Context: one part of a larger RNA
């Protein structure tokens, strides 16, 4: 780990709501403990009790009326009649109460053969160091009292075996072992170590004190009992099918992973088919959001004026002046969830029309109270989060599959699956090839492999390239190109060492021309030199500026090898625009079935009324938690008719035939002794889970 068998909402009491079946419509229904009789199953009796037939009121008390009141008013509850007992189901209580699961708390017992201490008795410590006291010669000394050698052998003294331990690594770790093994190391005459015997214990012992040790068990041993302790907690909960379907939110809760009552499901009876409830349109309300504004309240910029304190700086002998500094007011542009002189769309509330069928009351059971992405409209945070906290009775998943997005709960398109079909049409979104369907028409674009849906790229910087417009020069010759020339006063004047068009200041004329600045640039120490401006000539049609736009280009660095899903792809298979075609889903249609439910009709059946069955014709059948309802199987009972040695039950045997289906009914081997049908009844009543229990492998 797999098989096989077992393994969970039961039973009682009461209560209640439905279904049925008894008695009953006021001469109402029912017994209870208990007697008595049976073999027993049961059956008689038993009115004590209890519901019911009257409310009202605190009550006294009145009564189809009563309270309340002065009231004969007005108001509140009532009256104009059905109940009651069984029986099944559903839920509630109360009990183990659906099943298993603590740690734990109490009671009475057994345990010191382990282990701590503690008495009695007993027993063991190889060797070798080391050399207290004391003693004894022998000596110094006046004496106390010392020194020397030798004996001596003290001691929680050293080294170190047995013994006891058990410091550090190893090694083992389904182990030799629930603590061993190797190596290493503490103690080893002592607060030492050990045998035997005895003592002390469960809120107790016993501790040289680790809350250690009290039998592989200790912050309260173990055993049995109370006890099936209790568990707002995880786990499990067993057969089919059909019809409806949620919530994940208010408020309360020592309350936040529990509850409890609205809300939301479902099923039943009513009230009904509009004076319900819903959508639309039209019309009538309120209203301070969104924007706006600055009229209040308050924030903040810039400029003017006046006032105020003379606090400060700064100039001045001083009188003053300037700067600052506090308010206020005007001017000018402004801000604001707790600002408003304004003010919407939406939503709400009401009427009246339409469209069309829901909706409301009262009562059985629920389940939900951990939601989540997105989109909007805020708060928290960094206008981060696949973030977090609210609205929108959003939408969608949740409980929704099917298609497109490569790939994917929740965005976004499409689309709501009753089954069947090797029919058919389209949605969205595609149509080279993986891969169904144009390598499809027409026109432009882009050269960047940009791009090949989006997310996914900015400021900025560029004679990329189309495309519109303006506008300036052009055959009186433009624009670029190439020949020439670009002078003379003058080296302008100052300033400098120098300043010559060109380091700086001034000033910027004239002349000769076809033209040429007292120079736009680079150059020299300073001249020189080199081009430009400007002008002639060759040449012969456009050239240039500026806007505004399409598509591209740079900017442009990431974390395991890349990529548009790949491959690839260029007058595209890639951007814009326009067209016909074709593909494409569980969507829609065709062509069979099936189920639930409304209408009508028909047949049966029977007591009126109901049921079934059939036809016909409409609507419908996604689906956790849950609600309703209708069936299958398995044990045993009572009735009933059947089968079995010419073979009962079980078992094997994917393959015959019915059921939607849980199942059921045939065969054919095996087995060898019991089993079914039908209608009802009663349950130790369906196994894949529960780290479920036993067994086999």
């Nucleotide at each position: 780990g797999c098989c096989u068998g077992c393994g969970a909402g039961u039973u009682u009491a009461u209560g209640u709501a439905u279904g049925c079946c008894g008695c009953g419509u006021a001469u109402g229904g029912c017994u209870a403990a208990g007697u008595g009789c049976g073999a027993g199953a049961g059956c008689a009796c038993g009115g004590a009790g209890c519901c019911c037939c009257a409310g009202g009121g605190a009550a006294a008390c009145c009564g189809a009326g009563u309270g309340u009141g002065a009231a004969u008013a007005g108001c509140g509850c009532g009256a104009a009649u059905a109940g009651u007992g069984g029986c099944a189901u559903g839920c509630a209580u109360a009990a183990g109460a659906c099943c298993c699961g603590a740690a734990g708390c109490c009671a009475g017992g057994u345990g010191a053969g382990c282990u701590a201490c503690c008495c009695a008795u007993g027993a063991g410590c190889a060797g070798g160091g080391u050399g207290a006291a004391g003693g004894a010669g022998c000596g110094a000394g006046a004496a106390a009292u010392c020194g020397c050698u030798c004996u001596g052998g003290a001691g929680g003294c050293c080294c170190g075996a047995a013994c006891c331990g058990u410091u550090g690594a190893g090694c083992c770790g389904u182990u030799c072992a629930a603590a061993a093994c190797u190596c290493u190391c503490g103690g080893a005459u002592g607060a030492c170590u050990u045998g035997u015997g005895g003592g002390u214990u469960g809120g107790a012992g016993u501790g040289a004190a680790a809350a250690g040790c009290u039998a592989a068990u200790c912050g309260a041993a173990c055993c049995u009992g109370g006890u099936a302790a209790u568990a707002g907690c995880u786990g499990g909960u067993u057969c089919u099918c059909u019809c409806u379907g949620a919530a994940a939110c208010a408020g309360c809760u020592u309350u936040u992973g529990g509850g409890c009552u609205g809300g939301c499901g479902u099923c039943g009876u009513g009230u009904u088919a509009a004076u319900u409830g819903a959508g639309u349109a039209g019309c009538g309300g309120g209203g301070g959001u969104a924007g706006a504004g600055c009229a209040c309240u308050g924030g903040a910029a810039g400029g003017a004026a006046c006032a105020g304190a003379c606090a400060g700086g700064g100039a001045g002998c001083a009188a003053u002046c300037u700067c600052g500094c506090u308010g206020u007011u005007c001017c000018u542009a402004u801000c604001a969830a707790a600002c408003u002189c304004c003010g919407a769309a939406u939503a709400c509330c009401g009427c009246u029309a339409u469209u069309g069928c829901u909706a409301c009351a009262c009562g059985g059971c629920a389940g939900u109270u951990a939601g989540u992405a997105c989109g909007u409209g805020g708060g928290g945070g960094c206008u981060a989060a696949g973030c977090u906290c609210c609205a929108c009775c959003g939408u969608a998943c949740a409980a929704a599959a099917g298609g497109a997005g490569a790939a994917g709960a929740g965005u976004c398109c499409u689309a709501g699956a009753u089954c069947u079909c090797c029919a058919g049409u389209u949605a969205a979104g595609g149509u080279c090839c993986c891969a169904a369907a144009a390598u499809u028409c027409a026109c432009g674009u882009u050269a960047a492999g940009u791009g090949c849906a989006u997310c996914a790229c900015a400021a900025g910087g560029a004679g990329g390239u189309g495309g519109a417009a303006u506008u300036u020069c052009g055959u009186a010759g433009a624009c670029a190109a190439u020949g020439a020339g670009g002078a003379g006063g003058u080296u302008g004047g100052c300033u400098u060492a120098g300043a010559a068009g060109c380091a700086g200041c001034c000033a910027u004329c004239c002349u000769u021309g076809a033209a040429a600045g007292a120079a736009a640039g680079c150059g020299u120490a300073a001249c020189a030199g080199c081009u430009c401006a400007c002008c002639c000539a060759u040449c012969g049609a456009g050239a240039g500026a500026u806007u505004c736009u399409g598509c591209g280009c740079c900017a442009a660095a990431g974390a395991u090898a890349a990529u548009c899903g790949g491959g690839g792809c260029u007058a595209a298979a890639a951007c814009g625009u326009g067209a016909u075609a074709c593909c494409g889903a569980a969507a829609c249609u065709g062509a069979g079935g099936g189920c639930u439910u409304g209408u009508g009709a028909u047949u049966u059946a029977u007591u009126u009324a109901u049921a079934a069955a059939u036809c016909a014709u409409g609507a419908g059948c996604g689906g956790u938690a849950a609600g309703a309802g209708a069936g299958c199987a398995u044990u045993c009972c009572a009735u009933u008719u059947g089968c079995g040695a010419u073979g009962a039950a079980g078992c094997u045997a994917a393959a015959g035939g019915g059921g939607c289906g849980a199942c059921c009914c045939a065969u054919a081997g095996u087995g060898g002794a019991g089993c079914g049908u039908a209608u009802g009844g009663a349950a130790g009543a369906g196994a894949g889970a529960a780290u479920g229990c036993a067994g086999g492998c």
Predicted 3D model of a 697-nucleotide part of an RNA (large-subunit ribosomal RNA, domain II) from a Minisyncoccota bacterium. The organism belongs to Minisyncoccota, within Bacteria. It matches the Rfam family "Bacterial large subunit ribosomal RNA". The coordinates come from a structure-prediction model, not an experiment, and the mean pLDDT is 82.